[in-house]
RNA sequence: GGGGGCGUAGCUCAGCUGGGAGAGCACAUGCCUGGCAGGCAUGGGGUCAGGGGUUCAAGCCCCCUCGUCUCCA
Numbered sequence: 001g002g003g004g005g006c007g008u009a010g011c012u013c014a015g016c017u018g019g020g021a022g023a024g025c026a027c028a029u030g031c032c033u034g035g036c037a038g039g040c041a042u043g044g045g046g047u048c049a050g051g052g053g054u055u056c057a058a059g060c061c062c063c064c065u066c067g068u069c070u071c072c073a
Base pairs, nucleotide, nucleotide: 001072002071003070004069005068006067007066010025011024012023013022019056027043028042029041030040031039032038049065050064051063052062053061
C1' cells in the first nucleotide's frame, strides 16, 4: 500500500427482508431477612464510531474518514 471482518447502554452482545432501539450482567430505589450474602419488584442510562448521500422513513443501503482485528505484499 491492497482485500476482508468488527465498532449499538458502564461491560458482553442481539437487532430477521429498511418502519417498536433491546437482552444479560452492572448501577439506583423499594421490599423479603436480625444483619451480610442472596432473592423479588420498579427505574435510570444510547449523538447506534464520525461525516455526507439515497429514501416518506436508515443501526440496517451507498460513499468518505477514524479506530481495532485479520489476510496478502
Predicted 3D model of a 73-nucleotide RNA (transfer RNA) from Anaerovibrio sp. JC8. The source organism's lineage runs through Bacteria, Bacillati, Bacillota, Negativicutes and Anaerovibrio. RNAcentral records the identical sequence in 2 taxa. It matches the Rfam family "tRNA". About the family: Transfer RNA (tRNA) molecules are approximately 80 nucleotides in length. By type it is a transfer RNA. Its mean pLDDT, the model's own confidence on a scale to 100, is 81.